This is a predicted structure of a 79-nucleotide RNA (c-di-GMP-I riboswitch aptamer) from Nitrospirae bacterium JdFR-86.
It was read from a public genome assembly, where an Rfam model found it.
RNA sequence: CCAUCGAAAGGGUAAAGCACGGGUAACCGUGUGGCACAAAGCCACCUGUCCGGUACAAUCGGAUAGAGGGGCUGUCGAA
Numbered sequence: 001c002c003a004u005c006g007a008a009a010g011g012g013u014a015a016a017g018c019a020c021g022g023g024u025a026a027c028c029g030u031g032u033g034g035c036a037c038a039a040a041g042c043c044a045c046c047u048g049u050c051c052g053g054u055a056c057a058a059u060c061g062g063a064u065a066g067a068g069g070g071g072c073u074g075u076c077g078a079a
Stems, first nucleotide, its partner, number of pairs: 005077002012037002017032006035066001041072003045069003048064006
């Protein structure tokens, strides 16, 4: 220095709910709030789930990264 790993330290993020706003909707933003998280930082490539259109299906568009896989990047340094 790198990989694995995740004790400690310094910190970080922010679930549900509520208020306001955007959107047909899923859902998102801001504030509050604090369930939890060692990548709960970022990416819609694959799968899943959700929403809308469509004529059952197929399919098209959208959403979800705190559903899983994958990719990129990152703090610290005990066993």
Source information
Its Rfam family is "c-di-GMP-I riboswitch aptamer". Gene Ontology term of the family: cyclic-di-GMP binding. The coordinates come from a structure-prediction model, not an experiment, and the mean pLDDT is 86. The organism belongs to Nitrospirota, within Bacteria. Of the family's consensus pairs, 91% are formed in the model.